[in-house]
RNA sequence: GCCCCCUUCGUCUAGUGGCCUAGGACAUUGGAUUCUCAGUCCAGUAACACCGGUUCGACUCCGGUAGGGGGUA
Numbered sequence: 001g002c003c004c005c006c007u008u009c010g011u012c013u014a015g016u017g018g019c020c021u022a023g024g025a026c027a028u029u030g031g032a033u034u035c036u037c038a039g040u041c042c043a044g045u046a047a048c049a050c051c052g053g054u055u056c057g058a059c060u061c062c063g064g065u066a067g068g069g070g071g072u073a
Stems, first nucleotide, its partner, number of pairs: 001072007010026004018056001028044006049065005
């Protein structure tokens, strides 16, 4: 250089056109329980890498950019 794959809450992940106001686990914040801590229970905060396109409708399809990974002389 060329080819292929990946990018979603702080972390790991589900979702593959409309049922999504994007769900779950851990973490975190507040509360209850406890003499305190831990644990348990309840509630909350928090994400679609970026820019365009297709479509009535896009996390999802297409193109480009960026980052990461793999293959290849």
The RNA shown here (transfer RNA) has 73 nucleotides and comes from a Thermoguttaceae bacterium. The coordinates come from a structure-prediction model, not an experiment, and the mean pLDDT is 81. The sequence is in RNAcentral, with records from ENA. It matches the Rfam family "tRNA".